Context: one part of a larger RNA
RNA sequence: CUGGGCGUAAAGGGUGUGUAGGCGGCGAUACAAGUCACAAGUGGAAUCCCUUGGCUUAACCAAGGAAUUGCUUGAGAAACUGUAUUGCUUGAGUAUCGGAGAGGCAAGCGGAAUUCCCAGUGUAGCGGUGAAAUGCGUAGAUAUUGGGAAGAACACCGGUGGCGAAGGCGGCUUGCUGGACGAAAACUGACGCUGAAACACGAAAGCGUGGGGAGCAAACAGGAUUAGAUACCCUGGUAGUCCACGCUGUAAACGAUGAGUGCUAGGUGUCGGGGGUAAAACCUCGGUGCCGCAGCUAACGCAAUAAGCACUCCGCCUGGGGAGUACGCACGCAAGUGUGAAACUC
Numbered sequence: 001c002u003g004g005g006c007g008u009a010a011a012g013g014g015u016g017u018g019u020a021g022g023c024g025g026c027g028a029u030a031c032a033a034g035u036c037a038c039a040a041g042u043g044g045a046a047u048c049c050c051u052u053g054g055c056u057u058a059a060c061c062a063a064g065g066a067a068u069u070g071c072u073u074g075a076g077a078a079a080c081u082g083u084a085u086u087g088c089u090u091g092a093g094u095a096u097c098g099g100a101g102a103g104g105c106a107a108g109c110g111g112a113a114u115u116c117c118c119a120g121u122g123u124a125g126c127g128g129u130g131a132a133a134u135g136c137g138u139a140g141a142u143a144u145u146g147g148g149a150a151g152a153a154c155a156c157c158g159g160u161g162g163c164g165a166a167g168g169c170g171g172c173u174u175g176c177u178g179g180a181c182g183a184a185a186a187c188u189g190a191c192g193c194u195g196a197a198a199c200a201c202g203a204a205a206g207c208g209u210g211g212g213g214a215g216c217a218a219a220c221a222g223g224a225u226u227a228g229a230u231a232c233c234c235u236g237g238u239a240g241u242c243c244a245c246g247c248u249g250u251a252a253a254c255g256a257u258g259a260g261u262g263c264u265a266g267g268u269g270u271c272g273g274g275g276g277u278a279a280a281a282c283c284u285c286g287g288u289g290c291c292g293c294a295g296c297u298a299a300c301g302c303a304a305u306a307a308g309c310a311c312u313c314c315g316c317c318u319g320g321g322g323a324g325u326a327c328g329c330a331c332g333c334a335a336g337u338g339u340g341a342a343a344c345u346c
Stems, first nucleotide, its partner, number of pairs: 003318004007300002012314001014201004021194003025088007033081002035077002038074005049065006091191001092188003096183003103177007110154001114150008125136002162169002206247006215241002220236004258313006266291010295302002319346003328339004
């Protein structure tokens, strides 16, 4: 390389939009590029293979055949692929009606709690731990009542509940806005799937500028613990956490399971819709769970939300270490990220 693979052994890109490319529904007609069959020409010789023959045999040599899987040309076939024309509606989409939702963005509002400030009551403790101490407190703390300020997060509802491509999204109201789903079947008529590049989005931490700063809290300080304790526990506490704009582009970015389509027993819960019923039952479409048959699997397990049976397209793997390192290149303010070896060694 051919292959064989990718839930957990090495291996699914973090996610989407989408260019090229690859692949592509049901009919009719034409063409004949692919395809198939026939013929001719060509495909140097030697070698290889087969059959004979020549050296006593073999190696070696000679003759004939086969082969040379290819290319060109001619005349054909028309199922499939392709191309062209034409038609269809089941794939896809549009319009209509309807309900569901923490989907996104912006603005405004609310209550509980926390801390701080002011005032009242009140007095010797509070706090913290395994036990303590550091710490706070007679300059009146803790507790409690009233008032005020600030920032951040939204208890209950809340749910293997919902929404989103993923990251993710949770108080309430309003505005703007994306998507999915159901019903019916009016319209378009294959308009589809995937997707190298490219572009966009992308938790937390981190970075830049300017705000903000209640609580929490890397670093740091102190108190303990301990043989030591640069920790675990305690008292403090700065970046940060929050906002605006810009950057970074990573993750156990996980279902460790790429996307699409079709097919293959059932049972049971739940969310949204429709049909049905007096109400149920029941039927059906779409999601989300559990159990389970066939089948698959090394086993665990998966099992219509497949890891089953198939097809299409993309990404990726190919022993461990060296190493996600070095070098080069690209990106970045930096931190670093992407791409990504070899020697050597087992």

Background
This is a predicted structure of a 346-nucleotide part of an RNA (small-subunit ribosomal RNA, central domain) from an uncultured bacterium. The RNAcentral record of the full RNA draws on ENA. Its Rfam family is "Bacterial small subunit ribosomal RNA". The prediction has a mean pLDDT of 90.